A computed fold for an 82-nucleotide RNA from a Chloroflexota bacterium, annotated as c-di-GMP-I-GGC riboswitch aptamer. Its mean pLDDT, the model's own confidence on a scale to 100, is 87. The sequence was found by an Rfam model in a public genome assembly.
RNA sequence: GCUGAAAAAGGCAAACCCAUCGUGAGGUGGGGACGCAAAGCCGCGAGCCUCGGCCCAGGCUGAGGUAGUCGGGUUGCCAGAC
Numbered sequence: 001g002c003u004g005a006a007a008a009a010g011g012c013a014a015a016c017c018c019a020u021c022g023u024g025a026g027g028u029g030g031g032g033a034c035g036c037a038a039a040g041c042c043g044c045g046a047g048c049c050u051c052g053g054c055c056c057a058g059g060c061u062g063a064g065g066u067a068g069u070c071g072g073g074u075u076g077c078c079a080g081a082c
Base pairs, nucleotide, nucleotide: 001082002080003079004078011036012035016031017030018029019028020027021026034068040074041073042072044071045070046069047066048065049064050063051062052061053060054059055058
């Protein structure tokens, strides 16, 4: 460098519940584990979601959210069927 088959150390934590912040999507903390080899970090492209506006009524647009939807950028643990 490539790969994540097997194994091990360590890590993260969906749903749900509680508290809290937010109009909302959702965020944060605690409990909890469905899963995860970047489920570390970054809204850059696409997607999806929310609130508002517009109109020809299913599109356009403004502001947000989602990194556990995909792509991209960046950093990185362990291992070796290479």